[in-house]
Parts: sequence; C1' cells; structure tokens
RNA sequence: GGGCCGUUAGCUCAGUUGGUAGAGCACCGGACUUUUAAUCCGGGUGUCGCAGGUUCGAUCCCUGCACGGCUCACCA
Repeated sequence: GGGCCGUUAGCUCAGUUGGUAGAGCACCGGACUUUUAAUCCGGGUGUCGCAGGUUCGAUCCCUGCACGGCUCACCA
C1' cells in the first nucleotide's frame, strides 16, 4: 500500500422489507432488612465513530475520512 470485517448505553453485544433504537451486567431512585449484601419495584441514562450524499424519512443504502482486527503484497 491492496482486500475483507468491525465501530450502537459505562461494559459485553442484538437490531433486514429504511419509519426516529433494545437486552444482560453495571448505574440511579425507592421498598424490604440489624448494617452491608441479597431480594423486589421503578428509571435508558444514547449526537447509532466523524463528515457529506440519496430519500418525505437513514443505525440500515452510497462516498470520503478516523480508529481497531484479520489477511495479502512490499522491505529485510
């Protein structure tokens, strides 16, 4: 340098006819309890990596860029 894959909540990850986003754990508030813990109830807390494009409408389609991974080539 080429090719492919990935980037979504604090962490690990879902999300196909494009119609304004979810789970588990964690966290926050409350209840219960001798305190903690456990248990129960309630709460998504998010510019969907960034910038453009297409579209009435984009996490999803297209382009560029950034970061990470795999692989090939180059060098030695």
Molecule: transfer RNA
Organism: bacterium BMS3Abin01